Notes:
The RNA shown here (c-di-GMP-I riboswitch aptamer) has 90 nucleotides and comes from a Gemmatimonadota bacterium. The organism belongs to Gemmatimonadota, within Bacteria.
RNA sequence: CGACGAGAAGGGCACACCAGGCGAAAGCCUGGGCCGCAAAGCCACGAGGCUACCGCGCGUACCACGCGCCAUGCCGGUCGGGUUGCCGAA
Numbered sequence: 001c002g003a004c005g006a007g008a009a010g011g012g013c014a015c016a017c018c019a020g021g022c023g024a025a026a027g028c029c030u031g032g033g034c035c036g037c038a039a040a041g042c043c044a045c046g047a048g049g050c051u052a053c054c055g056c057g058c059g060u061a062c063c064a065c066g067c068g069c070c071a072u073g074c075c076g077g078u079c080g081g082g083u084u085g086c087c088g089a090a
Stems, first nucleotide, its partner, number of pairs: 004088002012037002017032006035077001041083003045080003048075003055069005
């Protein structure tokens, strides 16, 4: 230095849930909370999943409403990939 990850050390993040806020929603932000996580740090490139405002089609004479399709939206704590990083037992 790389790989690796403990019965180590110092620490870090924060699931669900609650409160407030943003958003059509998925979801996100802040505070609390602490299920867990050796990258549960960062990045939407690939896969996968979620939502359907707008748009399209149908039901309707029109509107309203309902149903279906649709990502440019969302998910990094779904996986892969890229990238950065603390410590040092086997």